[in-house]
A computed fold for a 1532-nucleotide RNA from an uncultured prokaryote, annotated as small-subunit ribosomal RNA. RNAcentral holds the sequence, with entries from ENA.
């Protein structure tokens, strides 16, 4: 090792939220590949693709101690040398015979879904070599290769003849054991070789010496040792066979099978068996998935994971299969044989064309394929194998080396010190910051690499000598063992150690928007590009590219591919199905699954123990060895499994018996649109007939089509016919669901209630199966009143294949038969049990009772509310969506698609079963806040209405658009641009155009030098400017100089009305002076959020009151401020004058301070008082008093925010751009143009008026470069003139309308004044382009304005004049001022805008939203398709190589037998059976392709409509049928 330990999430749907749900990421891993980079070592690994084809070399030989022999080589003799010859070799050995081994080792994974593999069992077997036992090893024979001779052939090779050996071959003998047997018997073996001995025997066979004897060497017999041989038994090892269980996917593969299943006889095998054959029987397999198709070698293990699992099967190990493809046998112990044979086929090579040879999926290597995978290396030193007695030989097994960062592990690329924080880079707010102790410098060290030197272990053997032991007769030989000697290393320049020199030779890669650690600058400008997901880029990009900096890992780092994880996202552990995907439309019922109480038995499941097995390696634990680690190694644990066996008996099962609580039966009742059949009733519609009767009826938003004078409609009577059943009628009843409704009769199913008896688990669910099943639709035959798809006509409309109207056919109805679908819904499967209550209602039962139309209890249904609990929420809640149990069905992102193909069903329509490619990063549910609605409620506003006056028509003014132009500068564009910026363009302004001209500049600061500044005049020029010229030498001073100014020069810089208001500040408009907008704390909700702020009243108001899980508060409202209206106090000049006085007469003067006014301060108004209403409130209505009454009138004041609203041309400002010009100056021109269109105004069209005359009454302003009086001149504009005025003093300044008088008399006029001609005035350097005004003359359009549209509610509209700003001059504009001075408001239905509450929503850029379909174009994948081409397979038939088996007198034939004739046996040949390749025909499956064609998806933008989302403008949707460009429309 067990206990312990061990389980992580994030981004992305939305305006935001919660859920569901997919996609993506962070981790680990790999036989990897690619990109960039690369110092060393150790240990591993290295064709995953073409089981594609292979050049060359090697990978299986060995034995002479089996044999005949000895080619070549070595030796000897002879020879100068070669040749010949010799020994036949205790050298070697080619070829050959013979033995053993080539069935091991090595490779590969094509085939195989199988007893192939894994695991556990079994019986009917074989096993060479090895071990042990028993018994043998006697005696003969005939051949043959080689060699030699001859022949054929290119070769491979083959044929004939002669001769020869064996451990080759064949008989005979023997047979313990062995085999067969009918139990009598029968059958069957063998081989020798090598060594030693010489005491014993023998022969002389050979050689030498020799006359013989004798001696020596060799051989034989004999003895002995070793190896071999034969028969047999047992073992070991290896192999064969059988069985249980396990071991992929597809049912769009449901039926398969004739040797098939079994038996008997026979054959065959080492062995059981249909393994084969003959006969007999008709079986066998399959929904627990047969058969078929596709895919795949299996396992130990490996990767991942907390685990369960999932994926995988490289290296190592076990098994299997294969060896170019297919078939076949031979030999052998073992094969149907990788480096054997035969045949067929494809391919390659040789050839003399006759014929031959070959098989790298052995090791290297080559070509090819591929993203991709190495050397034609060394050695048998070690380990192992084959042969051999042995030495030894062979061994691409193996041991090593080489290549490759392919992986794992280890080491290094220096260490310390070092702030002037160097230089350089980058950045900057210009101060600095950062790179950074980093570098340099100084002081050290030397691992690794380099050079030189030393140096283990892997070596044990074998051989020799000596000793000891065994064997033996033996001191010989042989074997074993001990000692000594000698000897064997591919790796290898080994590991390791020492010395030397010098920081010396050694760092990269990816990333830096979030996830995810790490930020700035520049370039680019929806381009180039990035991207794992979300997404980034359209001029200030932390997201692209570069740089600086940073982060992470590191000799590697990233990317890609792949697996597991995260993913509880297939859920056994561990999910769901009301609305998100998901309950079959509903029953019955088969298999299956599950099953009440009790007793006994059993022991299948279950629990415990034991035994066997679960190979080794690996994982894990613990030791050991390499300096460490990786790695190697010892031991252990584990291997969760299987089998056998022994116990146990609670539970489940099985079995035997019993029970009654589940279920059912019998009896008596009850309610009911339950079902089927037949009959019958009344009302109504329609039609027909008749009567009365006359002009319309009908229909609609309005109409028309239609009907009607041939008499409709209306009304009365009668008849016919079909369909449906008002009221009762009810979240009432019945049924399984669909569904069922007048009344009566018949037949019939189920439910409920009550009490008793009986059966005794008979039950629940339900795959397949089977039945029922709305509407529409189909078939046949009827029927047909009304209604009504289609169709026709009329309307509506841009169109209207619709909505509306008039008609109208199928159909709707009946009978029989199909179809089998619906939003067939409670979107909720069936059954059982349990779990608070309250209130209804239907059908029963029991009890109480006041007898009531009452109450209580209980039961079966059917509703509402509600607790716990559940739920994402909504909601459900004893009729569960709660808590549990049993069984079935279904789901796994959106689209493609409920589609295609195939099958089944159907007459058809179609139904059912049911994919994939491709595409997107979402699609969906519930709830929230807004916004919106041709939704609802309440309320307000000159919003409408009621009124008054205008605009739109005319002329002119002015602004804009457009056009024009050298330029007509620029901006503003619905309300909220257009008499706006501009409170005033002749020059200037001015920004525009043309020409001329300047370049540190017209303007600012700094530096240097020089000079007063300035100015007169002339000339040229359009002027700016240029040239010449005149006058003039300044101010202060401490005498150094300074200030101001001018000129010249230099560079920093100036300058820009150039761009961006979508980079900005500031300012402004607008909703809107609308009543709203928020916060803190608390509470509710998982949360977004809600509450407060809603509700009842009230108000101009979120104003106030009441209520209230809210209580308070802030910004807004109101008030405070200014002005105006009344009064008071104070003050009295320039204003005033009641009373007094003077005065020609004007508050002129004295005087006054009363009044008016002025300008300071106060008072006053608060719903305070009264009545009513209201809720005892807030408040409202009415009244009193009061100058004023409910905010007294007016103004200033504009919440949170919206519109990327407006302004870079007021100003300021980031960035960009120009710099002899996009800056500056000058002259002239333009902004003033003119076919036209629009806005805003003025004047009019007239008599409420015009003209003429007369004569009244304001307010508020302005005035010194100014207002300018009186007087005089001019018709007048004006001129002249100067008084007065620094203004309550003087001036502008005469107000006008109104009033009085006269005239005009409804006309293009005595209206209207444009236009034009002429004369003048004024301003100004200058009125030509282009000013205003005067006078004379002229006298246009216009007679009250179409559609449409604007303002205004009281001192308002309307009308009348006056003033001011700007300004030299130039208002019909603008801003102010006063005079005169109305009408109307019933009211909130409608239009517009706004506020609050509520509702729906598919909108959130918020309806100017979203969004559907056809068509057109481009691209992509896919279905159909006459067919075409391949692959595979079934059936039928032909064919039949090699081989085996059977048959066979055609041929040949050594051993044995023989009666010598022959026989037995064998070989060749022939033939039969089986069979590979091949062929023909016909089917199935599958792949590719195919003119044309169908739909689908995506696409920047296009065409037609607007179907859906709001009541989406005809509510939508489901099924079905018909129709239509399309979305769609219509019927049921």
């Nucleotide at each position: 090792a067990c206990g312990g330990c061990u389980u992580a999430g994030a981004g992305u749907u939305u305006g935001a939220u919660c859920c569901u749900g997919g996609c993506u990421c962070a981790g680990a891993u790999u036989g990897a590949a690619c990109g960039c980079u690369g110092g060393c070592g150790g240990c591993a690994g290295g064709c995953u693709u073409a089981a594609c084809a292979c050049a060359u070399g090697c990978a299986a030989g060995u034995c002479g101690a089996g044999c005949g022999g000895u080619a070549g080589c070595a030796g000897g003799u002879c020879u100068u040398g070669c040749u010949c010859c010799c020994a036949g070799g205790c050298g070697u050995c080619g070829a050959g015979c013979g033995g053993c081994g080539g069935a091991c080792g090595g490779g590969u994974g094509a085939g195989u879904a199988a007893c192939g593999c894994g695991u556990g069992g079994g019986a009917a077997u074989c096993u060479a070599c090895c071990c042990a036992g028993u018994a043998g090893c006697g005696g003969g024979g005939g051949a043959u290769a080689g060699c030699c001779c001859g022949g054929a052939g290119a070769a491979a090779u083959c044929c004939g003849g002669a001769u020869u050996a064996a451990u080759a071959c064949c008989g005979c003998a023997u047979a313990c054991g062995c085999c067969c047997u009918a139990c009598g018997g029968g059958g069957g073996a063998a081989a020798g070789c090598a060594g030693g001995g010489g005491a014993u025997c023998u022969u002389u066979c050979g050689g030498g010496a020799c006359c013989u004897c004798u001696u020596u060497c060799g051989g034989g017999a004999c003895c002995u040792u070793g190896c071999a041989c034969u028969a047999u038994u047992g073992g070991a090892u290896g192999a064969g066979c059988c069985c249980g269980c396990g071991u992929g996917a597809g049912a769009u593969u449901a039926g398969c099978u004739a040797g098939u299943u079994g038996g008997u006889g026979g054959g065959g095998u080492a062995a059981a068996g249909g393994c084969c054959u003959a006969c007999c029987a008709a079986g066998g397999c399959g929904a627990c998935g047969a058969u078929c198709u596709c895919u795949a070698g299996c396992u130990g293990g490996u990767c991942u994971g907390a685990g369960a699992g999932g994926a995988u099967g490289a290296u190592c190990a076990g098994c299997c299969a294969c060896a170019c493809u297919g078939g076949g046998a031979c030999u052998g112990a073992g094969g149907c044989a990788c480096g054997g044979c035969c045949c067929a086929g494809a391919c390659u090579c040789c050839u003399a064309c006759g014929g031959g040879a070959g098989g790298c999926a052995g090791c290297a290597g080559u070509g090819g394929g591929g993203a991709a995978u190495a050397u034609u290396g060394c050695a048998c030193a070690a380990u192992g194998g084959g042969c051999g007695c042995a030495a030894g030989c062979c061994u691409g097994a193996u041991g090593c080396a080489g290549c490759c960062a392919u992986g794992c592990c280890g080491c290094g690329u220096g260490u310390g010190u070092g702030a002037a924080g160097a230089a350089g880079g980058c950045u900057u707010u210009c101060g600095g910051g950062u790179u950074g102790u980093a570098a340099a410098g100084c002081a050290c060290u030397u691992u690794c690499a380099g050079u030189g030197g030393g140096g283990a272990g892997g070596a044990a053997c074998a051989g020799g000598u000596a000793g000891c032991g065994g064997u033996u007769a033996a001191u010989a030989a042989c074997c074993g063992u001990u000692a000594c000697c000698c000897u064997u290393g591919a790796c290898g320049u080994u590991a390791c150690c020492c010395a030397c020199a010098g920081a010396a030779g050694a760092a990269g890669c990816a990333c830096c928007g979030g996830c995810u650690a790490a930020c700035u600058c520049c370039g680019u400008g929806c381009c180039a590009g990035c991207a794992g997901c979300c997404g980034c880029g359209g001029u200030a990009a932390u997201a692209c590219g570069g740089a600086g900096g940073g982060u992470g890992c590191a000799a590697g780092c990233g990317u890609u591919a792949a697996u597991c994880g995260g993913a509880a996202u297939u859920a056994c552990u561990g999910g769901g199905c009301g609305u998100a995907a998901a309950g079959c439309g509903c029953g019955c019922g088969u298999a299956g699954g599950u099953g009440g109480u009790u007793a006994g038995u059993u022991a299948a499941g279950c629990g415990a123990g034991a035994u066997g097995u679960g190979a080794a390696a690996g994982c894990c634990c613990u030791g050991g060895g390499c300096u460490u680690a990786a790695c190697c190694u010892g031991g252990g644990a584990a291997c969760u499994g299987c089998a056998u066996u022994u116990c146990g008996a609670a539970c489940u099962g099985a079995u035997u018996g019993a029970c009654u609580a589940g279920a059912g039966u019998a009896c008596a009742g009850u309610a009911g649109a339950g079902g089927g059949a037949g009959g019958u009733a009344g009302a109504a519609u329609u039609u027909c007939a008749g009567g009365u009767g006359u002009a319309g009826c009908g229909g609609u938003g309005a109409a028309a089509u239609g009907c009607g004078u041939a008499g409709a409609g209306a009304u009365c009577u009668g008849a016919a016919g079909g369909a449906a059943u008002a009221c009762c009628a009810g979240u009432g009843g019945c049924g399984a669901a669909g569904g069922c409704g007048g009344c009566c009769u018949c037949c019939u199913g189920g439910a409920c209630u009550g009490a008793u008896a009986c059966u005794g688990a008979c039950a629940c669910u339900a795959a397949g199966g089977u039945g029922c099943g709305a509407a529409a639709g189909c078939g046949u035959g009827g029927g047909g009143a009304g209604c009504a798809a289609a169709c026709a006509g009329g309307a509506u409309u841009a169109g209207a294949u619709a909505c509306c109207c008039u008609g109208g056919u199928a159909g709707u109805c009946c009978a029989c038969g199909c179809c089998g679908u619906a939003a067939a819904c409670g979107a909720u499967g069936u059954c059982u049990a349990c779990u608070a209550g309250c209130c209804g209602u239907u059908g029963g039962a029991a009890g109480a009772u006041u007898u009531g139309a009452u109450c209580u209890u209980u039961u079966a249904g059917u509703g509402g509310c509600g607790c716990a609990g559940c739920u994402a929420a909504c909601g459900c809640a004893c009729u569960a969506a709660g808590u549990a149990g049993a069984c079935c069905g279904c789901c796994u992102g959106g689209g493609g698609a409920g589609u295609a193909c195939g099958g089944c069903c159907g007459c058809a329509a179609g139904g059912u079963u049911a994919a994939a490619a491709c595409u997107c990063a979402a699609a969906u549910g519930a709830a929230u806040u807004g916004a919106c609605g041709g939704g609802g409620g309440c309320c307000c506003g000159c919003a409408c209405a009621a009124g008054c006056g205008g605009u739109g028509g005319a002329g002119c003014a002015u602004g804009u658009g457009g056009u024009u132009u050298a330029a007509u500068u620029c901006g503003a564009c619905g309300c909220a641009a257009c008499g706006c910026g501009a409170a005033g363009a002749a020059c200037c302004u001015u920004a525009c155009c043309a020409c001329c001209c300047c370049u540190u500049g017209a303007c600012a600061u700094c530096c240097u030098c020089a000079g007063a500044a300035c100015u007169u005049g002339u000339u040229a020029g359009a002027a700016a400017u240029a040239a010449c010229u005149u006058g003039g030498u300044g101010c202060c001073u401490u005498c150094g100089g300074g200030a101001a100014u001018u000129g010249a020069g230099u560079g920093a810089c100036a300058g820009g009305u150039g761009c961006u208001g979508c980079a900005u500040g500031g300012c402004u408009g607008u909703c809107g002076u609308c009543a709203g907008c928020u916060c803190g704390u608390g509470u509710c909700g998982u949360g977004a959020g809600a509450u407060g702020u809603u509700g009842g009243g009230u108000c101009a108001a979120g104003u106030c009151c009441c209520g209230u899980a809210a209580c308070g508060a802030g910004c807004g409202c109101a008030a405070c401020c200014c002005u105006u209206g009344u009064c008071c106090u104070u003050a009295u000049u320039u204003g005033c004058c009641a009373g007094c006085a003077c005065g020609u007469a004007u508050g002129g003067u004295g005087g006054g301070a009363a009044c008016u006014c002025u300008a300071a301060g106060g008072a006053g108004a608060c719903u305070g008082c009264c009545g009513g209403u209201g809720a005892c409130a807030a408040a409202c209505c009415g009244g009193a008093g009061g100058a004023a009454g409910g905010u007294g009138g007016g103004g200033a004041c504009g919440a949170c925010g919206u519109c990327a609203a407006g302004u870079c041309a007021u100003c300021a400002u980031g960035g960009c751009c120009c710099u002899u010009a996009c800056g500056a100056c000058c002259u002239g021109g333009g902004c003033u143009a003119c076919a036209c269109a629009c806005g805003u105004g003025c004047u009019a069209c007239a008599a409420u008026g015009g003209c003429a005359g007369g004569a009244a009454c304001a307010g508020a302003g302005g005035g010194a470069c100014g207002c300018g009086a009186a007087g005089c001149c001019g018709c007048g504009a004006g001129g002249u003139g100067u008084a007065g005025c620094u203004a309550a003093u003087c001036c502008c300044a005469g107000a006008a309308a109104a009033c009085c008088u006269g005239u005009c008399g409804u006309a293009g006029u005595c209206c209207g004044g444009a236009u034009u001609g002429g004369u003048g005035u004024c301003u100004g350097c200058a009125a030509c382009u282009c000013g205003a005004c005067u006078c004379c003359a002229u006298g246009a359009a216009g007679u009250c304005g179409g559609a449409a549209u604007c303002g205004c509610u009281a001192g308002u509209a309307a009308u009348c004049g006056c003033g001011a700003a700007u300004c030299a001059g130039a208002a019909u504009g603008u801003c102010g001022c006063g005079g005169u001075g109305a009408a109307u408001a019933c009211g909130u239905u409608c239009c517009c805008g706004g506020g609050c509450c509520u509702u729906g929503u598919a909108c959130a850029c918020a309806c100017c939203g979203c969004c559907c379909g056809u068509c057109a174009c481009a691209c992509c994948a896919u279905g159909g398709g006459a067919g075409u081409g391949g692959a595979u397979u079934g059936c039928a038939c032909c064919a039949g190589a090699a081989g085996u088996a059977g048959u066979u007198a055609g041929u040949c034939u050594a051993a044995c037998c023989u009666u010598c004739g022959g026989g037995a046996g064998g070989a060749c040949g022939a033939u039969u059976a089986c069979c590979a390749c091949g062929g023909u025909g016909u089917g199935g499956u599958u792949c590719a392709u195919g003119a044309c064609u169908g739909g689908g998806g995506u696409g920047a933008a296009g065409u037609c409509g607007u179907a859906a989302c709001a009541a989406g403008g005809u509510a939508g949707c489901c099924c079905u049928a018909g129709g239509g460009g399309a979305a769609c429309c219509u019927g049921g």